Context: one part of a larger RNA
RNA sequence: CUGGGCGUAAAGGGUGCGUAGGUGGUUGUUUAAGUCUGCUGUGAAAGCCCCGGGCUCAACCUGGGAAUGGCAGUGGAUACUGGGCAGCUAGAAUGCGGUAGAGGGUAGUGGAAUUCCCGGUGUAGCAGUGAAAUGCGUAGAGAUCGGGAGGAACACCAGUGGCGAAGGCGGCUACCUGGACCAGCAUUGACACUCAAGCACGAAAGCGUGGGGAGCAAACAGGAUUAGAUACCCUGGUAGUCCACGCCCUAAACGAUGCGAACUGGACGUUGGGAGCAAUUUGGCUCUCAGUGUCGAAGCUAACGCGUUAAGUUCGCCGCCUGGGGAGUACGGUCGCAAGACUGAAACUC
Repeated sequence: CUGGGCGUAAAGGGUGCGUAGGUGGUUGUUUAAGUCUGCUGUGAAAGCCCCGGGCUCAACCUGGGAAUGGCAGUGGAUACUGGGCAGCUAGAAUGCGGUAGAGGGUAGUGGAAUUCCCGGUGUAGCAGUGAAAUGCGUAGAGAUCGGGAGGAACACCAGUGGCGAAGGCGGCUACCUGGACCAGCAUUGACACUCAAGCACGAAAGCGUGGGGAGCAAACAGGAUUAGAUACCCUGGUAGUCCACGCCCUAAACGAUGCGAACUGGACGUUGGGAGCAAUUUGGCUCUCAGUGUCGAAGCUAACGCGUUAAGUUCGCCGCCUGGGGAGUACGGUCGCAAGACUGAAACUC
């Protein structure tokens, strides 16, 4: 010396399930593949290296030794790893008992508000802006009262509250359905962790077919502003936003932090359980498990900061990075109706 890294410098896959593979708790016994060791064979010669010898030296030639990372055979060792067998219960899972929740799906249903329509009252304005104008209104608007239609979203509750693998999920009710947590007992007996390929899910926008369309609103039109104004502001307004089915598969898909396990001082909140103590009257104190936050010992970090929810100390497995530009481009391939997505260079240049 036998790489170093990935919160913000290049770098964690958007998320899950999971095959191969890699890795794997504890006891006994066996085997002896890995591992360790003895011996034997082989590892041609020359060359290289060491010690000598010969040409007057050297180059060169020559004798001996060493070296030859190894391979094979054979005899042994058995701690560790692996294989076989038999066990164990601390990992994992299941059953029984509880708990919380915007977890998912389907159907139904409620009120407020916007818009539109009808009718009543009523008269000259309304709307809009920095100021205006376009626009609406004497064919009666705006305002106000009553009635009706339709679509979309669910004020307060609401909370660094909850649930979900992520995307995400919020009126109410019913049905169907997934997961999590807590407590004790029982059962199985390592059934585990990770995961290339693969499969599934995956906001918004977009696409296809058919519906729907209140509000909002790319495009578009008009009015302003301005030197101009293909904008910001205003008046309108179509796709779209909504539903069903089928595609697309991307994101600052973010904690910019992969998953699992173990270990390592604390303080203060909060959500869901459990236990104990004190109170028997509206509710306290302590402990504990699971989540979610703030601050911080040690430690880490280039710093910022992280700090038992680690970016600390370690182990297992996967993904990824290797100067900037060219470029997430070209070409090829796979996928897609398309838009495009995934995979992904080089020349050249600094």